[in-house]
RNA sequence: CGGAUGAACAGGAAAUCGCAGUUCGGCAUUGUCCGAAUUGAGGAAAGUCCGCACUCCAUAGGGCGCGAUGCUGGUUAACGACCAGACAGGGUAACUUGCUGGAAAGUGCCACAGAGAUGUAGAUUGCAGCGCAAGUUGUGAGGGUGAAACGGUGCGGUAAGAGCGCACCAGUGCGGUUGGUGACAAUCGUAGCUUGGUAAACCCCAUCGGGAGCAAGGCCAAGCAGGAGCAUAGAGGCGGCUCGUCUCGUUUGAAGCUCCGGGUAGGCUGCAUGAGGUGUCUGGUAACAGGCAUCCCAGAUAGAUGAUUUCCACCGCUUCGGCGGGACAAAAUGCGGCUUAUGUGUUCGUCCGGUAC
Numbered sequence: 001c002g003g004a005u006g007a008a009c010a011g012g013a014a015a016u017c018g019c020a021g022u023u024c025g026g027c028a029u030u031g032u033c034c035g036a037a038u039u040g041a042g043g044a045a046a047g048u049c050c051g052c053a054c055u056c057c058a059u060a061g062g063g064c065g066c067g068a069u070g071c072u073g074g075u076u077a078a079c080g081a082c083c084a085g086a087c088a089g090g091g092u093a094a095c096u097u098g099c100u101g102g103a104a105a106g107u108g109c110c111a112c113a114g115a116g117a118u119g120u121a122g123a124u125u126g127c128a129g130c131g132c133a134a135g136u137u138g139u140g141a142g143g144g145u146g147a148a149a150c151g152g153u154g155c156g157g158u159a160a161g162a163g164c165g166c167a168c169c170a171g172u173g174c175g176g177u178u179g180g181u182g183a184c185a186a187u188c189g190u191a192g193c194u195u196g197g198u199a200a201a202c203c204c205c206a207u208c209g210g211g212a213g214c215a216a217g218g219c220c221a222a223g224c225a226g227g228a229g230c231a232u233a234g235a236g237g238c239g240g241c242u243c244g245u246c247u248c249g250u251u252u253g254a255a256g257c258u259c260c261g262g263g264u265a266g267g268c269u270g271c272a273u274g275a276g277g278u279g280u281c282u283g284g285u286a287a288c289a290g291g292c293a294u295c296c297c298a299g300a301u302a303g304a305u306g307a308u309u310u311c312c313a314c315c316g317c318u319u320c321g322g323c324g325g326g327a328c329a330a331a332a333u334g335c336g337g338c339u340u341a342u343g344u345g346u347u348c349g350u351c352c353g354g355u356a357c
Base pairs, nucleotide, nucleotide: 001353002352003351004350005349006348007347008346009345011312012311013310014309015308016307017306019040020039021038022037023036024035025034026033027031042328046339047338049337050336051335052334053333054213055212056211057210066209067208068207069206070205071085072084073083074082075081086100087098088097089096090095101204102203106202107201108198109197110196119150124143125142126139127138128137129136130135151169152168153167154166155165156164170194171193172191173190174189175188176187177186178185179184217269218268219267220266226260227259228258229257230256234248235247236246237245238244276295277294278293279292280291281290282289283288314325315324316323317322
């Protein structure tokens, strides 16, 4: 100088005016009252994409089906998350990317071009044999097409050729050895075995999976309607009164009073001590686990958590006087992840490559 990777911070102080929860106090006024104290968003509170806790419902057992996951080992309450590794691709390297089981169980598909796109295939050109020729036979080596044409190089062999044979190289299968918990790696022997790709196509294999969700659910419970009981003759409307009239009721019992169950409005709860935060030590490469100390830290009406001013810090511009700027977004049962949005801007750790001394 150039790069790789991991992490931290989401401004600070003060004043004034407000908002919500909790606790305490006050009263000629008992209130959506007044006063005081105290607490009051995030790194993602978001998307709701995974996984749980919790709750209710369903549930003999088994199978089919459907869905999810998919190299190995570990972590975890659990996971599709995370950590460590293997293999493959990229990079000189630090490092990084990967929906990474099976294509030798079966089926499908492989555009265009090409003679031929999976069947131990194919005959356009070429090469060779036969034939006067037309043609026919052999061939898969050379040319050509294509993303892909059925191992590569050489020698032998042949009419010409070909793993047809052999040597070496590459791969695959099988059988060992060594290292590793394992994925796998290294190596030896062996078989001419050379068998295309696609499973983010069907499918096969293995593992896992019941449904709905805090508007879950639990408790209390006005009014109206219903039921039971008690008592007896009236009760109500026509805008206030009277008359009048209408309706209901008079033992088939109105209005009234008491009680009952279910339960609406409404209230309480679930709901803030938890897979909890901070510090430190121990074990582990790490994810993480354990010990000790310490702290209590939003819980609403789905509604609060704000605004203004001044100074300081930071960044940009500057005529050096000043001027301008600060994102994404906001709890609603809780927790673990992932993903997405956002940098006004700043700082730090570790590592790699180059150059100079």

Bacterial RNase P class A from a Phototrophicaceae bacterium, 357 nucleotides, folded computationally.
A source record names the gene rnpB.
It matches the Rfam family "Bacterial RNase P class A". The family's RNA type in Rfam is ribozyme.